[in-house]
RNA sequence: GGCUCUGUGGCGCAAUGGAUAGCGCAUUGGACUUCUAAUUCAAAGGUUGUGGGUUCGAAUCCCACCAGAGUCG
Numbered sequence: 001g002g003c004u005c006u007g008u009g010g011c012g013c014a015a016u017g018g019a020u021a022g023c024g025c026a027u028u029g030g031a032c033u034u035c036u037a038a039u040u041c042a043a044a045g046g047u048u049g050u051g052g053g054u055u056c057g058a059a060u061c062c063c064a065c066c067a068g069a070g071u072c073g
Stems, first nucleotide, its partner, number of pairs: 001072007010025004018056001027043005049065005
């Protein structure tokens, strides 16, 4: 340098053009408990890597770029 794949809360992952972007773990608060743990209820936390485009509507499709991984040379 060519090609392929990946990028979504702190972490790991879903969401195959449509409704408020969900789940688990973690975090915070409450209940329970003599205390801790466990259990249980709730909350906060995302502008979906960046910038454009297509569309009534984009995490999703297209283009460029950025970062990472693999492969070929």

This is a predicted structure of a 73-nucleotide RNA (transfer RNA) from Sus scrofa. NCBI's taxonomy places the organism under Eukaryota, Bilateria, Euteleostomi, Sarcopterygii, Sus. It is recorded under the gene name tRNA-Arg-TCT-4-1. The coordinates come from a structure-prediction model, not an experiment, and the mean pLDDT is 81.